[in-house]
């Protein structure tokens, strides 16, 4: 240079057209003499940017970082 893969909260993940599941971790609350545990809540418009589409995390294209092959 040519190619495939992945990028989703602080972290690890699901989710393959119909306004994002679950875990840990934080953080407000009940409970307690205090504390732990438990329960109840809170917390991503989805690497950027454009296009498609009534509607995009999902399809197209670029560009950016990561893994990997090829030469």
């Nucleotide at each position: 240079g040519g190619c495939u893969c992945c990028g989703u909260a602080g972290c690890c993940a699901a989710g393959u057209g119909g306004u994002a599941a679950g875990g840990c971790a934080a953080u407000g609350g009940u409970c307690u003499g205090c504390a732990a545990a438990a329960c109840c809540g809170u917390c991503a418009c989805c690497g950027c940017c454009g296009g498609u589409u009534c509607g995009a995390a999902u399809c197209c294209g670029g560009c950016c970082g990561g893994a990997g092959c090829c030469u």
Molecule: transfer RNA
Organism: uncultured Isosphaeraceae bacterium